A computed fold for a 74-nucleotide RNA from a Candidatus Gastranaerophilales bacterium, annotated as transfer RNA. It matches the Rfam family "tRNA". The family's RNA type in Rfam is transfer RNA. Its mean pLDDT, the model's own confidence on a scale to 100, is 82. It was read from a public genome assembly.
[in-house]
RNA sequence: GUGCUUGUAGCUCAGCUGGAUAGAGUGUUGGUCUCCGAAGCCGAAGGUCACGGGUUCAAAUCCCGUCAAGCACA
Numbered sequence: 001g002u003g004c005u006u007g008u009a010g011c012u013c014a015g016c017u018g019g020a021u022a023g024a025g026u027g028u029u030g031g032u033c034u035c036c037g038a039a040g041c042c043g044a045a046g047g048u049c050a051c052g053g054g055u056u057c058a059a060a061u062c063c064c065g066u067c068a069a070g071c072a073c074a
Base pairs, nucleotide, nucleotide: 001073002072003071004070005069006068007067010026011025012024013023019057028044029043030042031041032040050066051065052064053063054062
């Protein structure tokens, strides 16, 4: 340099067949329980869906470009 894959919560990821209030586990935190703690149970906070543009009534999802990471080839 060329091609392909990936980028979503602090972390690991699902959702990618366009339409749900954007979700799960874990972590953080409040309550409950307990003599105290752990576990369990009930809540809460936390997201410009990498960035910019386009298509569409509607985009995490489709298209283009940029950036970053990984793999292959040269």